Predicted 3D model of a 152-nucleotide RNA (c-di-AMP riboswitch aptamer (ydaO/yuaA leader)) from Thermoflexus sp. Taxonomically the source falls in Thermoflexus (Bacteria, Bacillati, Thermoflexia, Thermoflexales). Its mean pLDDT, the model's own confidence on a scale to 100, is 75. It was read from a public genome assembly, where an Rfam model found it.

[in-house]
RNA sequence: AUAAGAUACUCGCCGAAUGUGCGCAGUCUAGUUGCGCAGAACGGGGAAACCGAAACCGGGGCGAAUCGUCGGAUUGGCAAUAAUCCGAUGAGGGGUCAUCUUCUUUGGCCCAAGCCCGACAGCUAACCUCGUAGGCGUUAAAGAAGGACACC
Numbered sequence: 001a002u003a004a005g006a007u008a009c010u011c012g013c014c015g016a017a018u019g020u021g022c023g024c025a026g027u028c029u030a031g032u033u034g035c036g037c038a039g040a041a042c043g044g045g046g047a048a049a050c051c052g053a054a055a056c057c058g059g060g061g062c063g064a065a066u067c068g069u070c071g072g073a074u075u076g077g078c079a080a081u082a083a084u085c086c087g088a089u090g091a092g093g094g095g096u097c098a099u100c101u102u103c104u105u106u107g108g109c110c111c112a113a114g115c116c117c118g119a120c121a122g123c124u125a126a127c128c129u130c131g132u133a134g135g136c137g138u139u140a141a142a143g144a145a146g147g148a149c150a151c152c
Stems, first nucleotide, its partner, number of pairs: 011137004018040001020038006041132006051122001058120001059117004066091010093111005100146007
């Protein structure tokens, strides 16, 4: 000097997943922390009329995470069809590149999973009900609109 890893603080990102108050525990006193309760805020599901919708091959929900093509592997099988996994690729979908938000254009990088209901759910006012986790570390430009702050 470079690279990797760990810890702490600050800042930031995906996501609905954040504030506040009270009580109990703990602490010498506080704070951090844990549990419980109640508002607020954000998010999801069920549920009339009207409207919509053939049924079957089951169907449905959260989520961006779907639908194809090609190649390979496995299962099964006489064979064919088929199913699962991996890789590449196309269309479509999502995130990010830090003035606080939004929109448009160009370019770069990344994701494209996982889980749940259990024969059952279109939309849907009143109403009912559930969640508030988890995981991470980007820093390129141009234009437009709005907001906040400071000053007068």